A computed fold for a 76-nucleotide RNA from an Actinomycetota bacterium, annotated as transfer RNA. The RNAcentral record of the sequence draws on ENA and MGnify. Rfam family: tRNA. By type it is a transfer RNA.

RNA sequence: GGGGCGUUAGCUCAGUUGGUAGAGCGCAUGCUCGACAAGCAUGAGGUCAGUGGUUCGAGCCCACUACGCCCCACCA
Numbered sequence: 001g002g003g004g005c006g007u008u009a010g011c012u013c014a015g016u017u018g019g020u021a022g023a024g025c026g027c028a029u030g031c032u033c034g035a036c037a038a039g040c041a042u043g044a045g046g047u048c049a050g051u052g053g054u055u056c057g058a059g060c061c062c063a064c065u066a067c068g069c070c071c072c073a074c075c076a
Base pairs, nucleotide, nucleotide: 001072002071003070004069005068006067007066010025011024012023013022019056027043028042029041030040031039049065050064051063052062053061
């Protein structure tokens, strides 16, 4: 220098053909218990990495940028 993959909740990750953003764990509250754990119920928590574009509509498509991982090439 060229190329590929990834970036979504606190963590690990889904998200179908572009059409209301989800799960598990964790957290909060309640129930249960003598108490804790476990269990059960309910709930909170999101600039979908950033900017711009396409579209009636973008997590999803396109361009660029940032960060992480990997491959190749070059130099010596």